[in-house]
RNA sequence: GGAGUGGGCGAGGUGAUCGCUGGGCCGAUUUGAACCUGACAGAUCGGCCGAGAGGAAAGUCCGAACUGGGCAGGGCACGGUGGUUGCUAACAGCAACCCGGCGCGAGCCGAGGGAUAGUGCCACAGAAAAUAUACCGCCGGUAUCAAGACCACGUGACUUGAUAUAGGUAAGGGUGAAAUGGUGCGGUAAGAGCGCACCGCGAACACGGGUGAUCGUGUCGGCAUGGUAAACCCCACCGCCAGCAAGCCCAAAUAGGCAGCGAGAGGUGGCCCGCCUCGUUUGAGCUGCGGGUAGGGUGCUCGAGCAGCCUGGCGACAGGCUGCCCAGAUGAAUGAUCGCCGUCCGCCUCGGCGGAUAACAGAAUUCGGCUUAUUCGCCCGCUCCGCUU
RNA sequence: AGGAGCGUAGCUCAACUGGCAGAGCACCGGUUUCCAAAACCGGCGGUUGGGGGUUCGAAUCCCUCCGCUCCUG
Numbered sequence: 001g002g003a004g005u006g007g008g009c010g011a012g013g014u015g016a017u018c019g020c021u022g023g024g025c026c027g028a029u030u031u032g033a034a035c036c037u038g039a040c041a042g043a044u045c046g047g048c049c050g051a052g053a054g055g056a057a058a059g060u061c062c063g064a065a066c067u068g069g070g071c072a073g074g075g076c077a078c079g080g081u082g083g084u085u086g087c088u089a090a091c092a093g094c095a096a097c098c099c100g101g102c103g104c105g106a107g108c109c110g111a112g113g114g115a116u117a118g119u120g121c122c123a124c125a126g127a128a129a130a131u132a133u134a135c136c137g138c139c140g141g142u143a144u145c146a147a148g149a150c151c152a153c154g155u156g157a158c159u160u161g162a163u164a165u166a167g168g169u170a171a172g173g174g175u176g177a178a179a180u181g182g183u184g185c186g187g188u189a190a191g192a193g194c195g196c197a198c199c200g201c202g203a204a205c206a207c208g209g210g211u212g213a214u215c216g217u218g219u220c221g222g223c224a225u226g227g228u229a230a231a232c233c234c235c236a237c238c239g240c241c242a243g244c245a246a247g248c249c250c251a252a253a254u255a256g257g258c259a260g261c262g263a264g265a266g267g268u269g270g271c272c273c274g275c276c277u278c279g280u281u282u283g284a285g286c287u288g289c290g291g292g293u294a295g296g297g298u299g300c301u302c303g304a305g306c307a308g309c310c311u312g313g314c315g316a317c318a319g320g321c322u323g324c325c326c327a328g329a330u331g332a333a334u335g336a337u338c339g340c341c342g343u344c345c346g347c348c349u350c351g352g353c354g355g356a357u358a359a360c361a362g363a364a365u366u367c368g369g370c371u372u373a374u375u376c377g378c379c380c381g382c383u384c385c386g387c388u389u
Numbered sequence: 390a391g392g393a394g395c396g397u398a399g400c401u402c403a404a405c406u407g408g409c410a411g412a413g414c415a416c417c418g419g420u421u422u423c424c425a426a427a428a429c430c431g432g433c434g435g436u437u438g439g440g441g442g443u444u445c446g447a448a449u450c451c452c453u454c455c456g457c458u459c460c461u462g
Base pairs, nucleotide, nucleotide: 001385002384003383004382005381006380007379008378009377010376012341013340014339015338016337017336018335020052021051023049024048025047026046027045028044029043030042031041032040054360058371059370061369062368063367064366065365066243067242068241069240078239079238080237081236082235083097084096085095086094087093098112099110100109101108102107113234114233118232119231120228121227122226135173136172137169138168139167141165142164143163144162145161146160147159148158181199182198183197184196185195186194200223201221202220204219205218206217207216208215209214247298248297249296250295257289258288259287260286261285264278265277266276267275268274269273305324306323307322308321309320310319311318312317342357343356344355345354346353347352348351390461391460392459393458394457395456396455399414400413401412402411408445416432417431418430419429420428438454439453440452441451442450
């Protein structure tokens, strides 16, 4: 200098003007009392002070808090998780480590328990796909035939070949994603862990290291029975159901309900009485009570909180001390303009001028994670390659 | 806030106990016809919404993201 890898931080600062949403204080007006005063409370207006989106507020994928329903305890069913040790309120999260795979490396990825509990599946090809078997081939028998040699000829025996038949074999060929360890030597009729050496394997044993996953060494076992559980399943552990539109409180109008009183009530005409309708055990009307709706309040933001320092731990994290209060809106506020500074880019007369200040996005009960989207700038650790010393 | 389903050729749909991605319509070419339609014959056309994983093998199984539809209050 180039290429790469792991991690962290910021998300402009400040001032002025004009607005928006809560909070606090002050003043004025007004309401609440039979009258006066006015503590207090409410409403309206005005002024001042202070506050007002995020690293993901998102997706709603996990885990909790909180709240209601159900519940003696346990099990079944259903769902989830799955190396080990820890962290945590909890988790499918995080840390460290083990094993496997990838990368020259720093590092990255892994739903990483069980295939000897049982069941299922493994297309095509291939003899055979999990239980054993044999297509081509190799091997020695037996039978028949042919040829050869010996021979004067025949028979028998011998050699070679072909066919048939009952076997042996799994070395080789061939198929497949996958075929019952690999290489070599011996061995054999041909072969084969059949025997031996080395390598590999382990569901065996012992010793040693480690809390453990697991690792190392030695012995033993001829090798011992394919893959698939993100197929059913088995094992271990976890999980009741619902969600702030949860839940709780206050409470109109109308229509039901209950209780008491209870004989009239309404309409219309005409001007003091008619007519019509409804009701009088099943009750018009009035009063009271209760549930519930609209609406309002609460839940609501001080919390597994934030910042700094110290201590313990490899780390996730835990403990202690000090300081701080940091949105609570509800058809839903958090904005706009300008100046200065900061940052970046361009130009040149080298300290001036001009331009830009972006991306993703936006609270809605609250936290801890994961995942996804994304601009610009900065910082730290480490690796590989090249050059120079 | 909670729950269910879908995405395959230009369009409408199959193939979902894992094993060569297919049908109808549309489009293109040919035969027929004076020309066309219809008919007959042949053909083209696919990142199975994107990415990753499990597996010998994924449209199908699992995870994640994107889009759409429906249901409950």
Source information
Model confidence (mean pLDDT): 77 of 100. Predicted 3D model of RNase P RNA and transfer RNA as a complex of 462 nucleotides. It holds a member of the Rfam family "Bacterial RNase P class A". Rfam classes the family as a ribozyme. Rfam links the family to the GO terms tRNA processing, ribonuclease P activity and dimeric ribonuclease P complex.